Model confidence (mean pLDDT): 89 of 100. Predicted 3D model of a 351-nucleotide part of an RNA (small-subunit ribosomal RNA, central domain) from a Minisyncoccales bacterium. Rfam family: Bacterial small subunit ribosomal RNA.
[in-house]
Context: one part of a larger RNA
RNA sequence: UUGGGCGUAAAGCGUCUGUAGGCGGCUGAGUUAGUCUAAGGUUAAAGCCCUCGGGCUCAACCUGAGGAAUGCUUUGGAUACUGCUCAACUAGAGGGCGUUAGAGGCUGGCGGAACGCUCGGUGUAGGGGUGAAAUCCGUUGAUAUCGAGCGGAACACCAAAAGCGAAGGCAGCCAGCUGGAGCGACCCUGACGCUGAGAGACGAAAGCCAGGGGAGAGAAUGGGAUUAGAUACCCCAGUAUUCCUGGCCGUAAACGAUGGACACUAGCUAUUGGAAGUGUCGACCCUUUCAGUGGCGAAGCUAACGCGUUAAGUGUCCCGCCUGGGAAGUACAGCCGCAAGGCCGAAACUC
Numbered sequence: 001u002u003g004g005g006c007g008u009a010a011a012g013c014g015u016c017u018g019u020a021g022g023c024g025g026c027u028g029a030g031u032u033a034g035u036c037u038a039a040g041g042u043u044a045a046a047g048c049c050c051u052c053g054g055g056c057u058c059a060a061c062c063u064g065a066g067g068a069a070u071g072c073u074u075u076g077g078a079u080a081c082u083g084c085u086c087a088a089c090u091a092g093a094g095g096g097c098g099u100u101a102g103a104g105g106c107u108g109g110c111g112g113a114a115c116g117c118u119c120g121g122u123g124u125a126g127g128g129g130u131g132a133a134a135u136c137c138g139u140u141g142a143u144a145u146c147g148a149g150c151g152g153a154a155c156a157c158c159a160a161a162a163g164c165g166a167a168g169g170c171a172g173c174c175a176g177c178u179g180g181a182g183c184g185a186c187c188c189u190g191a192c193g194c195u196g197a198g199a200g201a202c203g204a205a206a207g208c209c210a211g212g213g214g215a216g217a218g219a220a221u222g223g224g225a226u227u228a229g230a231u232a233c234c235c236c237a238g239u240a241u242u243c244c245u246g247g248c249c250g251u252a253a254a255c256g257a258u259g260g261a262c263a264c265u266a267g268c269u270a271u272u273g274g275a276a277g278u279g280u281c282g283a284c285c286c287u288u289u290c291a292g293u294g295g296c297g298a299a300g301c302u303a304a305c306g307c308g309u310u311a312a313g314u315g316u317c318c319c320g321c322c323u324g325g326g327a328a329g330u331a332c333a334g335c336c337g338c339a340a341g342g343c344c345g346a347a348a349c350u351c
Base pairs, nucleotide, nucleotide: 004322005321006320007305008304012319014202015201016200017199021195022194023193025089027087028086029085030084031083033082034081035078036077037076038075039074040073041072042071049067050066051065052064053063054062055061092192093189094188095187096186097184098183099182100181104178105177106176107175108174109173110172111155115151116150117149118148119147120146121145122144126137127136163170164169207248208247209246210245211244212243216242217241221237222236223235224234259318260317261316262315263314264313267296268295269294270293271292272291273290274289275288276287277286279284300307301306324351325350326349334343335342336341
């Protein structure tokens, strides 16, 4: 390379937007480029392959004749499919109208509980902590309790197998600004689509820079214990950090360890959002249907586990990735970064 694969064995980019490219609905006409077909030319000889012969005793080997294969090309023909051009369509896609749900995002304001601190009242000898203790706090009045004030961070119950978002992720309440989605009956555009190498944007936590903030928690650090030791687990303190604003970083078990799109292939059950219908005074219940989120399962798939209309089933299109373990996500070079480091990414050697 031909292949075979990617939930757990090696393998799906963290996610999205989108450039080139690849692929692409239905109808008619044209063209005949691809495609198919017939004939012609060419494809030197030798060689390779096939058939029939010949020569070395056979064979290998050598050799004669014929054929075949492949590519290119010319002419004639075919027009289903692909391409191209023109015209048309509405089932894909998008827009309009109506309606619905939501922790989707950003900004501002407000609230209560808890906690800490400060001040004041009551009150007196302990408190705290642990397996047990001690360090620690306390007669300069702690702990407990009541009142007032200040501060920062997070939002109990509701809460769910729930919801929203492309992913990361999103939760007190109210307001403003704003993105996306579902459903319904019609109207409009008329293939405008899918994927997406490069590229760009977003991207938890930790970390970095500058300025704020700092209640609680708390790497590092100090002390007390434990222990043979204890650079730990437990306890008392506690800096960075955790929070805000602006700017970097660009990683993760960024997981469904499962790329995206479309079509098809039994069901049962729960739940969220919408619509319609029937019944009902009504709450509501039942039936059908669309979209989502779960559980169980037919066929099928799978090495098994399991998956199973939210596929890991059956197919098509596009992208990414894998090819024994270690060395190694290392070295080198390059690019990015303030740095930490990230991206790309080997080999010798060894089993």